[in-house]
Predicted 3D model of a 73-nucleotide RNA (transfer RNA) from a Bacteroidota bacterium.
The sequence is in RNAcentral, with records from ENA.
Its mean pLDDT, the model's own confidence on a scale to 100, is 81.
It matches the Rfam family "tRNA".

RNA sequence: UGGCUUGUAGCUCAACGGUUAGAGCAGCACUCUUAUAAGGUGAAGGUUCCGAGUUCAAUUCUCGGCAGGCCAA
Numbered sequence: 001u002g003g004c005u006u007g008u009a010g011c012u013c014a015a016c017g018g019u020u021a022g023a024g025c026a027g028c029a030c031u032c033u034u035a036u037a038a039g040g041u042g043a044a045g046g047u048u049c050c051g052a053g054u055u056c057a058a059u060u061c062u063c064g065g066c067a068g069g070c071c072a073a
Base pairs, nucleotide, nucleotide: 001072002071003070004069005068006067007066010025011024012023013022018056028042029041030040031039049065050064051063052062053061
């Protein structure tokens, strides 16, 4: 320098262009226990990396940028 790929909750990951972007774990509250852990219940937690474009509608498609990974030189 070029090609490919990834970027979504604190972490690991889902989500045909169309309902209010969901799940597990972690954390929090309650419950259970003599107590702790495990178990059960509940609530909360999101600028979907940034900017622009296409569209009635974008996490999804297109372009540019940034960051990580792989390959080539």